The prediction has a mean pLDDT of 76. This is a predicted structure of a 358-nucleotide RNA (Bacterial RNase P class A) from Meiothermus luteus. It was read from a public genome assembly, where an Rfam model found it. Its Rfam family is "Bacterial RNase P class A". Rfam classes the family as a ribozyme. The source organism's lineage runs through Bacteria, Deinococci, Thermales, Thermaceae and Meiothermus.
């Protein structure tokens, strides 16, 4: 200097004039404070909070899936291990189990999960031909048997290389190596890494396929709910003929437990007619922000100090002027911790690679 990687910050600034929402204060006027995001988005997780006797037991169902930590909790985050990508800085991982079972895999190939023989190699029988003094040897065809070392197909063919052995071969045996299992040592809290020994000779892939294993899960949700006023009122009111011993309890089913009702005006089912709203709260002081300090690799935690920073309710942030120069994605609706998605530019810090110079 160029290219790349990780992290943090900003998202118009200043001044003036008028106009909005909330709060404070005042007799009034005037005034003071404050007012959309890094994602406010998606509604994907986890909670706070609220309500429901069953938040008791079980089944179904769902979620997570290496180890150790953080957190209110999580499917999140931090650190580590293993695997993959990259020269690297770094990034990604749906990361328990395929030796419990079931299942799936195009084409090619004999055969793709316990198998299998297309070409081959070997032994025997039969037939033919040739050679041969004989014993016998060679070739071809066929039948039966053995074989999986050689060749072919394929992404992948039931360990690899070498030696011995065999009728021909084969871990059949041996040496070395890889893999699996068992024993043991060292380091580490652990996942795991490394070393040594032994055994049998070898037992692909997919579980983001069904499944098995371990852990976890009561439900519904601010249109949750609480209170007040008030309406015709407590089975909301009135009626109808009938059924009726059951009906119900905040996802489904079963057991338990509880509530209403039980031979009928009254539980429950069905039909006809009638049935109105308003207000306050929830609603913003928090698992809060900021600064310092201590501990920790870190996520984060403790302590001290300090601050109050939107609460609308068809829904507030707007308009104009001046200077600078500039900006994409984009507007709260109970709140918070995350994840995911969208996004242009600028600033700062650290690291990697290449080139050049000193």
């Nucleotide at each position: 200097u160029g290219g790349g990687a990780a992290g943090a910050g900003g998202g118009c600034a200043c001044g003036g004039u008028c106009g909005c929402g909330g709060g404070c204060g005042g007799c009034c006027a005037u005034g003071c404070c404050u007012g959309a995001g890094g994602a406010a988005a998606g509604u994907c997780c986890g909670g706070g909070c609220a309500c429901c006797a069953c938040a008791g037991g079980g089944c179904a169902g769902g979620a997570u899936g290496c180890c150790a930590g953080c957190u209110a909790a999580c499917g999140g985050c931090u650190g580590g291990g293993c695997g993959g990508g990259g020269u690297a800085a770094c990034c990604c991982g749906a990361c328990g189990g395929a030796a419990a079972g079931u299942g799936c895999a195009a084409c090619a190939g004999a055969a793709a999960g316990c198998a299998a023989a297309c070409c081959g190699c070997c032994a025997g029988g039969u037939g033919c031909g040739c050679c041969c003094c004989g014993u016998g040897g060679c070739g071809c065809a066929u039948c039966c048997g053995g074989u999986a070392a050689g060749g072919g197909u394929g992404a992948a063919a039931c360990g690899g290389u070498g030696c011995g052995g065999u009728a021909a071969g084969a871990g059949c045996g041996c040496a070395c190596c890889a893999g699996u299992c068992c024993c043991u040592c060292u380091g580490g809290c652990a996942a795991c890494a490394g070393g040594g020994g032994g055994a049998g000779c070898u037992c692909g892939g997919c579980a983001a396929a069904c499944c098995c294993c371990a852990u976890c899960c009561g439900g519904u949700g601010c249109a949750a709910g609480u209170c007040c006023c008030g309406u015709a009122a407590g089975c909301c009111c009135a009626g109808c003929a009938g059924g009726g011993a059951g009906g119900g309890u905040u996802g489904g089913c079963c057991c338990g437990a509880c509530c209403c009702g039980g031979u009928a005006g009254c539980a429950c089912c069905g039909c006809u007619g009638g049935u109105a709203g308003g207000g306050a709260c929830g609603c913003u002081a928090g698992a809060g922000g900021u600064g310092g300090u201590u501990g920790g690799c870190g996520a984060c935690a403790g302590c001290c100090a300090u601050c109050c920073c939107a609460g609308a309710g068809a829904g507030a942030u707007g308009a104009c002027c001046g200077u600078g120069g500039a900006a994409a994605c984009a507007g709260a609706a109970c709140c918070c911790g995350g994840c995911u998605u969208a996004c242009g530019c600028c600033u700062c810090u650290u690291c990697c690679c290449a080139c050049a110079g000193c």